Annotation
Model confidence (mean pLDDT): 86 of 100. A computed fold for a 93-nucleotide RNA from a mouse gut metagenome, annotated as c-di-GMP-I riboswitch aptamer.

């Protein structure tokens, strides 16, 4: 010098971020999303599901079709640098 958790408030679908308070810590805990890793899943997509003044057939409470909500999986163009590597600037010796 910076400022974790937590609290307040704002933004966001969320992760998370800004601002204020607050200090766990940090000799780069300054900036940077190039590499790795991690977080979220609005949207997209698959499965599941089976709402319904729905459609068709009919030998009528049957069969077939269309298919809402909810749930689960996958997914970044979103996010994290106080996870690591790298790049840039910087302090002391």
């Nucleotide at each position: 010098g910076c400022a974790a958790a937590c609290c307040g408030c704002c933004a966001g679908a969320a992760a998370u971020g800004a601002c204020g308070g607050g200090a766990c810590g940090c000799a780069a805990a300054g900036c940077u999303a190039g590499g790795g890793g991690g977080c979220u899943a609005a949207g997209g997509u698959g499965c599941u599901g089976g709402a319904g003044u729905c459609c068709g057939c009919a030998g009528a409470u049957g069969c077939g079709g269309c298919g809402a909500a909810a749930g689960c999986g996958c997914u970044a163009c979103g996010c994290c640098a106080g996870c690591c590597c790298g790049g840039c600037c910087g302090c002391c010796g």
The sequence is in RNAcentral, with records from MGnify.